[in-house]
RNA sequence: AAUUCGCCCUUAGAGUUUGAUCCUGGCUCAGGACGAACGCUGGCGGCGUGCCUAACACAUGCAAGUCGAGCGGAGUCUGUGAGAGGAAGUUUUCGGAUGGAAUUUUGCAGAUUUAGCGGCGGACGGGUGAGUAACGCGUGAGCGACCAACCUUGCACAGGGGGAUAACGGACCGAAAGGUUCACUAAUACCGCAUGAGACCACGGUGUUGCAUGACACAGGGGUCAAAGGAGUAAUCCGGUGCAAGACGGGCUCGCGUCCGAUUAGGUAGUUGGUGCGGUAACGGCGCACCAAGCCCGUGAUCGGUAGCCGACCUGAGAGGGUGAUCGGCCACAUUGGAACUGAGAGACGGUCCAAACUCCUACGGGAGGCAGCAGUGGGGAAUAUUGGGCAAUGGGGGGAACCCUGACCCAGCAACGCCGCGUGAAGGAAGAAGGUUUUCGGAUUGUAAACUUCUGUCCUUGGUGAAGAGGAAGAGACGGUAGCCAAGGAGGAAGCCCCGGCUAACUACGUGCCAGCAGCCGCGGUAAUACGUAGGGGGCGAGCGUUGUCCGGAAUGAUUGGGCGUAAAGGGCGCGUAGGCGGUCAUUUAAGUCUGGAGUGGAAGUCCACUUUUCAAGGGUGGAAUUGCUUUGGAUACUGGGUGGCUUGAGUGCAGGAGAGGUUAUCGGAAUUCCCGGUGUAGCGGUGAAAUGCGUAGAUAUCGGGAGGAACACCAGUGGCGAAGGCGGGUAACUGGACUGCAACUGACGCUGAGGCGCGAAAGUGUGGGGAGCAAAUAGGAUUAGAUACCCUAGUAGUCCACGCCGUAAACGAUGAAUGCUUGGUAUCGGGGCAACCCGGUGCCGAAACCAACGCGAUAAGCAUUCCGCCUGUGGAGUAUGCACGCAAGUGUGAAACAUAAAGGAAUUGACGGGGGCCCGCACAAGCGGUGGAGUAUGUGGUUUAAUUCGACGCAACGCGAGGAACCUUACCAGGCCUUGACAUCCCUUGCAAAGUUACAGAGAUGUAAUAGAGGUUAUCAAGGUGACAGGUGGUGCAUGGUUGUCGUCAGCUCGUGUCGUGAGAUGUUGGGUUAAGUCCCGCAACGAGCGCAACCCUUGUCUUCAGUUACCAAUAUCAAGUUAGGGACUCUGGAGAGACUGCCGGUGAUAAACCGGAGGAAGGUGGGGAUGACGUCAAAUCAUCAUGCCCCUUAUGGCCUGGGCUACACACGUACUACAAUGGCUGUUACAACGUGAAGCGACAUCGUGAGAUGAAGCGGAACACUGAAAGACAGUCUCAGUUCGGAUUGAAGUCUGCAACCCGACUUCAUGAAGCUGGAAUCGCUAGUAAUCGCGGAUCAGCAUGCCGCGGUGAAUACGUUCUCGGGCCUUGCACUCACCGCCCGUCA
Repeated sequence: AAUUCGCCCUUAGAGUUUGAUCCUGGCUCAGGACGAACGCUGGCGGCGUGCCUAACACAUGCAAGUCGAGCGGAGUCUGUGAGAGGAAGUUUUCGGAUGGAAUUUUGCAGAUUUAGCGGCGGACGGGUGAGUAACGCGUGAGCGACCAACCUUGCACAGGGGGAUAACGGACCGAAAGGUUCACUAAUACCGCAUGAGACCACGGUGUUGCAUGACACAGGGGUCAAAGGAGUAAUCCGGUGCAAGACGGGCUCGCGUCCGAUUAGGUAGUUGGUGCGGUAACGGCGCACCAAGCCCGUGAUCGGUAGCCGACCUGAGAGGGUGAUCGGCCACAUUGGAACUGAGAGACGGUCCAAACUCCUACGGGAGGCAGCAGUGGGGAAUAUUGGGCAAUGGGGGGAACCCUGACCCAGCAACGCCGCGUGAAGGAAGAAGGUUUUCGGAUUGUAAACUUCUGUCCUUGGUGAAGAGGAAGAGACGGUAGCCAAGGAGGAAGCCCCGGCUAACUACGUGCCAGCAGCCGCGGUAAUACGUAGGGGGCGAGCGUUGUCCGGAAUGAUUGGGCGUAAAGGGCGCGUAGGCGGUCAUUUAAGUCUGGAGUGGAAGUCCACUUUUCAAGGGUGGAAUUGCUUUGGAUACUGGGUGGCUUGAGUGCAGGAGAGGUUAUCGGAAUUCCCGGUGUAGCGGUGAAAUGCGUAGAUAUCGGGAGGAACACCAGUGGCGAAGGCGGGUAACUGGACUGCAACUGACGCUGAGGCGCGAAAGUGUGGGGAGCAAAUAGGAUUAGAUACCCUAGUAGUCCACGCCGUAAACGAUGAAUGCUUGGUAUCGGGGCAACCCGGUGCCGAAACCAACGCGAUAAGCAUUCCGCCUGUGGAGUAUGCACGCAAGUGUGAAACAUAAAGGAAUUGACGGGGGCCCGCACAAGCGGUGGAGUAUGUGGUUUAAUUCGACGCAACGCGAGGAACCUUACCAGGCCUUGACAUCCCUUGCAAAGUUACAGAGAUGUAAUAGAGGUUAUCAAGGUGACAGGUGGUGCAUGGUUGUCGUCAGCUCGUGUCGUGAGAUGUUGGGUUAAGUCCCGCAACGAGCGCAACCCUUGUCUUCAGUUACCAAUAUCAAGUUAGGGACUCUGGAGAGACUGCCGGUGAUAAACCGGAGGAAGGUGGGGAUGACGUCAAAUCAUCAUGCCCCUUAUGGCCUGGGCUACACACGUACUACAAUGGCUGUUACAACGUGAAGCGACAUCGUGAGAUGAAGCGGAACACUGAAAGACAGUCUCAGUUCGGAUUGAAGUCUGCAACCCGACUUCAUGAAGCUGGAAUCGCUAGUAAUCGCGGAUCAGCAUGCCGCGGUGAAUACGUUCUCGGGCCUUGCACUCACCGCCCGUCA
């Protein structure tokens, strides 16, 4: 210190369903681990680890031998004895003698080798995990049912004999392996006999004792049983035999534990037991004979699948879950299957025999073999090493020992396979170098990073030195000249991998353009990709980093700790009841559970802690903790259990009552439908949205009378009653079940639940036999419809009804299992009791606490608790397939997987939507007036055409729109001709006095060439030339944008702060009652306030006052052709400034309010009329061609200049207008009254000319002055008389006018002539509510010219509105919803 207690600590989540929210629920990620593999990369060392697949097959070598001190031989060497033999040499009298070598025979002694006999070992060590679901393993017991070589201890012994047999030798057989036969020989080989301490066997006896069979001890006589020698001079040592004990080791038995499947429910004949015998070391059906009929099983037998088990390892907060490599224990196996022998021990990996498969040898007769020992080979595979060194250490076998053997083991080699450690340099160093990347061009970043300076030396290289590991004397080191140490050298040789959208730390550029690709989940990529690829930069880890696979975790997602079942998945359709589980109260006993103390065990290693050791660490060492368990024993007795005895409150019985569509059977009744008969009666009936089929003159329907038959029971009737559920409804009778109330006599826990089991169980369906009025699947016909196998109609069969069987399911629902207890209230109703207050039982509603994701539930719980049963675990596949069971069948019950997918789902919220509801508004409909759609023309668009017919705008909200005016220009388009720093801007260089202008020439012109006056200017404005930066683009993208605009819509809405409510999205406010044009105002209200909108403030118009009075005006006075002039300041008018209108006043209605209705006064009355003014937002609405602008694109062209053409085309279609079709009119003549405006490159009077357009001349006027400018419809006359016309004016011909450089393509106008369609317009559709519609003319912008268009102006001047059912659009409230891109939604099926 671990351990215990307290504190502390530990226990983390995230992404993804939605427009958003809460919940349920799955999927995915972040962590750790690995005997790993793959990709990229790779410096060193230490310690470990390394065929997970084919228990597939194996070449070669090695892995178990040893003992000569057990034995007989054989061989070699040395010494020695005896014999044979006789060489060289010496000598010689040459005859020989001597000499004794080599060689050889035979002994002896010593040393040494060892084939055989013999002993011990080979049953260990080493390998593997095929088999095994088992006493195999783990743990704890037992053997009174056992064994035991070697080792230790003790006691007692070893006397004397015998017969063989290998080897060796002879003779044979065989290719070989090997074998046969004859003869010989030894032992610690083998066998009798003797001895018997002792053991064993049977016999009877005594004592002690236990746990049932039993065990132990003692004495007695009887029987049986031993032995081996070797070494040494010796001492002595090593052995031998019997018995006993111990140690190590083993055998057997038992309790408990030990995977999945019930779509495996029954299994078993040696099976279960007994008796006897056999067998074994030993118990036992282990084997056999006989006898009995047992034994196992829902607490899961049997069968099938899978698997060696454990200590431990990984993970986890833990409980658990997963695994069973290395190390350690046990088991099993040794090519496959079987068997025994030997032995202390084996049913034997490197023994034997048999069978099988395979391989090899062979002379074909026959033989040999077993790497799951260590290396190694082939094969399999994603994948796993050297045919290495050594017995130096540790350990094993043999031996007295020396020693021999040992692929056990110790080492080395290979591999980043794992863990741990170290390094690849350190300090300084800003000109913030160069280069790279990026840029808003300023810079930023890489970055103190580098260079450079000064150092250091781990690893590395070289040289030197050099261990421990080896114990008591000596010797002995594979590793290894290794580790370590010393010296020197030199920054020299040593960094990669993954990631950078979120989860998840880390961002930019370019390329690409739903392609290429990425991806763990969500998801990225369709031209500005932080998500693909590359680069720069950054983040993470680091000799590694990623990926893949597997396991645990997160996952409370199988929930013991620690979940649920009203609607998300989930209560059995209901009851009775077996096993089981659970169980009221008092006393006593027991001590099984429970609690507590002791003892044994829980091996070592591992884990954890402390100390220690490798310089640290990994690793190692020592000690401790822990090992949650099992066994045993002592104690405690509250609770649970067992036993015994009581109690009455749970439960049941009894007695007295009343209620009820509770059930079964029989019988009776009336109304109605239909049918039959008869009467009356006549043309229809019936049916529908409207019809038709159908019925009817053969008499229907209608009506009256009589009859038949079946089914169902109006009113009562209820929010009611009864039943377990399904369900039950006319009356009466019989039989019968249950509940309730009151009383308190009896029993005394008799109870609750209930797997299996048994029964009941709507409708439809089914079998047999009846019955059949109505209704009515199927079917037929008629309608509807695009179709209509439907909805509607006319018919109509099974069936519906009865009896007896079957089926066994339903949204069998309260989507809520049964039982018991407890927990504020209110109210209604049914039954009973009580005088009453009130009580008991049932059925409902509202609600407290509590609960719930919310909705909601709330004493009839979905609250608080207990007991028991059933069921759920993402969605789809699928209640499908298959198996089994049931059924006559239909089908029912039980009930998967492959595969696919990131959701499916519940409740609630905001909106949008509804052929939902309520309220309200708008020329929305209706009521009216006039149009469009038909004709001709104008104009725009589509289409077509074209060299081009430039581009844009497309429902409302594009289409007389951009364009408020295309002959050239405009112009963007087309053809052709030209220019290239450019038509335009800035900068630089050079040159220059000319350039522009004018004239002439060429040309279609742009342009080119030539000539040229004057003034000004000349450090340069300027021009030309040159160079490159750049200019230029009506090229693309309005889906990259700004700005501007349209639209909903001048609709009344859109929001915020604070507060409150809700877990939350959100709600409230803003809803409600009134009212308004209005979220306008009033009242109420958990809201109180505020903002943007509404209104008002602004302009204009309508009345008046006042000031002013010219160019406007003219009442009085004068003048007069004329407001022409004098004059006036009254009027009109003009320009300022004011007043006025506010529901202010009165009455009524209304809540006494807001307000509305009516009235008065007033020029005007309830926003007086008109305009400007457009909230938050919607439509990726429109516009890159007004302008601006990012990015992309073009650069002798997609830029620029010019001429001509085109935008004006024309079979056709559409929109918008004009003019008409005529008499409310056309034409001719006369005549009256405006307003807004405009005018100098202008308006142009007036005069003259012209039929006219207009021309010529020309006054006045930059305007209340002059001009445009005659307004027209109207009025008054005349004419036309209903017709394609005296309507209508297109088209065309001719002649002209004007503008303009120019009217051919392609202008407007005039005159004369021509005189088309058209006689009021189908379906459909548009505008307008009052000075409006309709109608009439006038002015202006643009503009040289061109107006049926547009913007304005005035003149004349209506009709109608009952009303809100319907159409369209909108506002508010509410409801439903599977929509939220929001109904032009979503979604189903078929086909491709």